The RNA shown here (transfer RNA) has 71 nucleotides and comes from Chitinophaga flava.
NCBI's taxonomy places the organism under Bacteria, Pseudomonadati, Bacteroidota, Chitinophagaceae, Chitinophaga.
Rfam family: tRNA. About the family: Transfer RNA (tRNA) molecules are approximately 80 nucleotides in length. By type it is a transfer RNA.

[in-house]
Parts: sequence; structure tokens; C1' cells
RNA sequence: GUUUAGGUAGUUCAAUGGUAGAACGUUCGAUUGUGGUUCGGAAGAUUAGGGUUCGACUCCCCACCUUUACC
Repeated sequence: GUUUAGGUAGUUCAAUGGUAGAACGUUCGAUUGUGGUUCGGAAGAUUAGGGUUCGACUCCCCACCUUUACC
């Protein structure tokens, strides 16, 4: 340089164009003599820009980052 796949919560992952969720973690409370376990709440994210669309995590373009293969 060409090419492949990917970028969503603190982490690991979902989401068929129609309200962005789960598990673990964090935090508050209940339970307990204390801790753990268990139970009930809360906070927390779509890499950036543009385009298509009534509506975009999703489709298209570009940039950045990571990654596969080749050179």
C1' cells in the first nucleotide's frame, strides 16, 4: 500500500429501520450479631461527521482506532 472483520454501559455481549437491553461489576436499601449469599431499587453507553428515510445502533459515503490476509 491492497484487502477482511469490527467499534454499543466500567467489562463481556444482544438489539430483522419503529421506546437501546441482559449478565457481571458499581451504588442504595432489606435480610444477617458481622461478612458472604439472597431479594428489591438506582446510576451508567451507540467512535466522529455527513447523506437516504416520516423515523437510523441498523442502510450509504468519508475520517479515526483496532483487527485478518497479502505485498
The RNAcentral record of the sequence draws on Rfam.